[in-house]
This is a predicted structure of a 537-nucleotide part of an RNA (large-subunit ribosomal RNA, domain I) from a Bacteroidia bacterium. The coordinates come from a structure-prediction model, not an experiment, and the mean pLDDT is 81.
Context: one part of a larger RNA
């Protein structure tokens, strides 16, 4: 020195465990904010570094509902002190809420420094207190209103890449994506045919499923990529301009009676089997909406009630065994010294409950809204609009045979015997009625609350973060960004003895069922170092 066999140190794998993820159903909520937010400083506790609460009223003040013996947060342990005159705790509504932050009296290097007016502090003050002083917007002028900024996704709008892919590359693609700005909502947008259709008919939007990778469109290349119509989800339709009418102004004229123009307010009216106006008749009726009072319902904070077991056995402990029973609209989970329906907690059930909001019902009283017949002479029925030129854009469609839609630029009609539209165009037909407006469901999203699940994880997983994590730390900065869980059933966390310089570590006692469970603590693998003892050399 090798092997080998025990025995040990280190080390942290592995099992097992879960406070924390993860992905979803489902229900609620979908905003907060000058009445000062989100978000922070910096204070507050008998002692207090942090975390959590709170805010000079400062681990909390008040009211009221529930609740009951303790209570003074994480978090021990000492003091003091609260509490059956009901405290601590739970819901609900107030108060209070220091600076900074949109931050708004002005300034600033956030969390600071300095102001002006009034008023009050006995006079005074380089003092002290309250209260007001920011900008922009608005028919009403200003002693009122109202914006401003913050927030996860989803949405409209306005702008818009590139790798990439075509096995290079330019049309093309990637894609109207990311990404930038702007604005809303709890959803948004869209929407009541100038539609789709084709000899039959549909009857606003929206979503899904199919038609379908099909017609198509494409350097006809990679690729892109519909409708019609069927089957579902959900349904909900309506208002203006204007013709006419009346009222009130204003201008202009004028023979002072008016009469043209004009503008404002009210009434009428709203469509394609055209409709209104307007004449003429006829009616006072149906229906329905909003709000206000008031009545039930059902839901619903904190809460409540809520069934049934004992011995025996083995243990360090019964929840184990056996043995004899019970409950069960409760055998869902959790807990409890090992697997507990019947210990606890709860669980199936049932009760209770303010205010607000929902629904139904009445109710009266205000505001609304809603209809026929007939003539058809005249009047209305969205103008730089429609169309069209050029030049772009969306349309599954890349300019094409290219309709349909949008519009920078130029031009530019009809007026219901109009007039668009059925994919150049034209006839016929056939459908509709633009140039104003609104319109709930069903769709999309989850920062966020509540219950709930899981052929999800199980501490190199699972978020980055089971833990004081966006934290220590790194960088000028924008940013990047860790690692770190487990005695025991209970701290019973080794009293007191000894070695020793010792509060180090060790031996003994001692606590545990167990200290090779001793705070670096279940298990406790290997690599890596020892020891003892064997063979060998």
């Nucleotide at each position: 020195a090798g092997c080998g066999a025990a025995u040990g140190g280190u080390g942290a794998a592995u099992g097992c465990c879960u406070u924390g993820g993860c992905u979803c159903u489902c229900g609620g909520a979908g905003g907060c904010g000058a009445a000062g937010a989100a978000g922070g400083a910096c204070g507050u506790g008998a002692u207090a570094a942090g975390c959590u609460g709170c805010g000079a009223u400062a681990a909390g003040c008040g009211u009221u509902g529930g609740g009951u013996a303790g209570g003074u947060g994480c978090a021990a342990a000492u003091a003091g002190c609260c509490u059956u005159u009901a405290a601590u705790c739970c819901g609900a509504c107030g108060a209070u809420u220091u600076c900074c932050g949109a931050a708004u009296g002005g300034g600033g290097c956030a969390a600071c420094c300095c102001a002006a007016u009034a008023c009050g502090u006995u006079g005074a003050a380089g003092g002290c207190g309250u209260a007001u002083u920011a900008u922009c917007c608005u028919a009403a002028u200003a002693u009122a209103g109202g914006a401003g900024g913050c927030a996860a996704a989803c949405g409209c709008g306005g702008g818009g890449a590139a790798c990439u892919g075509a096995a290079a590359c330019a049309u093309c693609u990637a894609a109207g994506u990311a990404c930038c700005c702007g604005c809303a909502g709890g959803a948004a947008g869209a929407g009541a045919a100038a539609a789709u259709a084709a000899u039959a008919a549909u009857g606003a939007u929206u979503c899904c499923g199919c038609a379908a990778g099909u017609a198509g469109u494409g350097g006809c290349g990679a690729g892109c990529g519909a409708a019609c119509g069927c089957g579902g989800a959900a349904g909900a339709g309506c208002c203006c301009a204007a013709a006419c009418c009346a009222a009130c102004g204003u201008u202009g004229u004028u023979u002072u009676g008016g009469c043209a123009a004009u503008g404002u307010u009210g009434g009428g009216g709203u469509u394609g089997u055209a409709g209104g106006a307007c004449u003429g008749c006829g009616a006072u009726a149906u229906u329905u909406a909003a709000u206000g009072c008031g009545a039930a319902a059902a839901a619903g904070a904190a809460u409540u009630g809520g069934a049934a077991g004992g011995a025996u056995u083995u243990g360090g402990a019964a929840c184990u065994u056996u043995c004899c029973g019970c409950c069960a609209u409760a055998g869902a989970g959790g807990g409890u010294g090992a697997u507990a329906g019947c210990c606890c907690c709860g669980u199936a059930c049932a009760a209770g409950u303010a205010a607000a909001a929902u629904u139904u019902c009445g109710u009266a009283a205000u505001u609304g809204a809603u209809a026929g017949c007939a003539g058809u002479a005249u009047c209305c029925u969205g103008a730089g609009u429609a169309g069209c030129g050029c030049g772009g854009g969306a349309c599954a469609c890349g300019a094409g045979a290219a309709a349909u839609c949008c519009u920078g630029u130029g031009u530019g009609a009809a007026u219901c015997u109009g007039c668009c539209g059925g994919g150049a165009c034209c006839a016929u037909c056939c459908g509709g009625u633009a140039a104003g407006g609104c319109u709930a469901a069903a769709u999309a999203c989850u920062c966020c609350c509540g219950a709930g699940a899981g052929a999800c994880c199980g501490a190199u997983a699972g978020u980055g973060a089971a833990c004081c994590a966006g934290u220590a730390c790194u960088g000028u900065g924008a940013a990047g960004g860790a690692a770190a869980g487990g005695u025991g059933a209970a701290a019973a966390g080794c009293a007191c003895c000894g070695c020793g310089a010792a509060u180090a570590g060790c031996g003994g006692a001692g606590u545990g069922a167990a200290a090779u469970a001793g705070u670096u603590c279940c298990u406790g693998a290997a690599a890596c170092c020892g020891u003892u003892c064997g063979c060998u050399u």